[in-house]
Context: one part of a larger RNA
């Protein structure tokens, strides 16, 4: 240094914008640094290889080719690659005009249900389980019916449905707010694609500080149960769960499938636009863009499987893997309040 791989066998960073790097559309114009050819000098000799000559042969001698390299310098040559010079528009943006949508952030506010008070009715039992018990109730419960407080989540619609870069996101109205998509083909004129470091976001559970606590419910307490129950079941119940700020930085964070970009049989569907078309309207049908999904050819895999949303045929660039156990450990470095995260071995054994 080439060569293999990463759905599930050992591999895709949880996602994102985004520097340096590598990678780059179509014309043209010069230079020529890479490139190609040629010329000069060098690549000791000797062996090794070929050839021919001397020697009756061998040894040996003698000439020729080779030395696939590398450096200076000099002549051409211009497709590629680089730079340059003048453009393009098809890639990327940008501008109108539309259009869907739990995309985000604040503020306000609605109902059912459920706990708790309080009051009326009533009077004995309730609740709970396979079955009981603990519990809760003549200090009037559970039931009910008015009042009235408080916290959380938001049935139906809801979808194989939407939006989001991911994690996520669903009650209703208003403010401020990011994308996307369709349609126009008016502008810019490669602005582009990937991204080591780096920033940013980043379920839950956990921490810190002040708030709030209706249900729930680790921990713990009791009652079953069992040989025993440190547990499933059942009665209480603190953290928590919720809100403000901040810190954690992991998840089967999954589609166990990086990002972009191009091209390759069909069928059927859902969402969002556009356009023709049936006299008109529901509507239906035909075509086109963009997202989602289900089967299925080739192809592709060890197979299951995938298959225009590709695991197919290629490109670009980027992370990762290298038996199995030790071990995502140790030790060190760094982040963190802590809890631990990131980084990351060997001995030894099989």
């Nucleotide at each position: 240094c080439u060569g293999g791989g990463c759905u599930u066998a050992a591999a895709g960073c949880g996602u994102g914008u985004g520097u340096a790097g590598g990678c780059g559309g179509a014309a043209u114009u010069g230079u020529a640094a890479g490139c190609g050819u040629c010329c000069u000098g060098u690549g000791a000799a000797a062996u090794a290889u070929c050839u021919c000559a001397g020697c009756u042969u061998a040894a040996c001698u003698g000439a020729g080719a080779a030395a696939u390299g590398g450096c200076u310098g000099g002549g051409c040559g211009a497709a590629c690659u680089a730079c340059u010079u003048u453009u393009c528009u098809u890639g990327a943006g940008g501008c109108a005009g539309g259009u869907a949508g739990g995309g985000g952030u604040g503020c306000a506010u609605g109902g059912a249900a459920c706990u708790c008070u309080u009051g009326g009715u009533g009077g004995a039992g309730c609740g709970g389980u396979g079955g009981a018990a603990u519990g809760c109730g003549u200090a009037g419960a559970u039931a009910u019916c008015g009042a009235g407080a408080g916290g959380a989540a938001c049935g139906c619609c809801a979808g194989u449905g939407g939006u989001g870069a991911a994690g996520a996101c669903g009650g209703u109205g208003c403010a401020c707010u990011g994308g996307g998509c369709c349609u126009g083909u008016c502008c810019u004129g490669a602005c582009g694609c990937u991204g080591a470091g780096a920033c940013a976001c980043g379920a839950a559970a956990g921490c810190g500080u002040g708030g709030g606590u209706a249900g729930c419910g680790a921990a713990c307490g009791g009652g079953a149960u069992u040989a025993g129950a440190u547990a499933c079941c059942c009665c209480g119940g603190u953290a928590g769960u919720c809100c403000a700020c901040g810190c954690u930085g992991u998840a089967a964070a999954c589609a166990a499938u990086g990002u972009c970009u191009a091209c390759u049989a069909g069928a059927u569907u859902g969402c969002g636009g556009g356009a023709g078309u049936u006299c008109u309207g529901a509507u239906g049908c035909u075509u086109u863009c963009g997202c989602g999904g289900u089967c299925g050819a080739a192809g592709c895999a060890a197979a299951a499987g995938u298959a225009u949303u590709a695991a197919g045929u290629a490109g670009a660039c980027c992370g990762c893997c290298u038996g199995g156990g030790g071990a995502g450990u140790a030790c060190g470095g760094u982040c963190g309040c802590a809890a631990g995260g990131c980084u990351a071995a060997a001995a030894c054994u099989c």